Model confidence (mean pLDDT): 81 of 100. A computed fold for a 71-nucleotide RNA from a Candidatus Parcubacteria bacterium, annotated as transfer RNA. Taxonomically the source falls in Candidatus Parcubacteria (Bacteria, Bacteria candidate phyla).
RNA sequence: GCCGCCCUAGCUUAAUAGCAGAGCAAUCGCUUCGUAAGCGAUAGGUGUCGGUGCAAGUCCGACGGGCGGCU
Numbered sequence: 001g002c003c004g005c006c007c008u009a010g011c012u013u014a015a016u017a018g019c020a021g022a023g024c025a026a027u028c029g030c031u032u033c034g035u036a037a038g039c040g041a042u043a044g045g046u047g048u049c050g051g052u053g054c055a056a057g058u059c060c061g062a063c064g065g066g067c068g069g070c071u
């Protein structure tokens, strides 16, 4: 330098173009003499900028980051 793949919550990850979910973690509450466990609830989100489309996490482009391959 060229090519390919990946990027969703703090972490691990789901989601046929049609309401963004789950587990663990966090916070609050219940329970307990107390703690852990258990139960209930709450908060937390699609790397960035554009494009297509009635509608984009999903399709297209660029950029950023990561991984791999070729030279």
Stems, first nucleotide, its partner, number of pairs: 001070007010024004018054001026042005047063005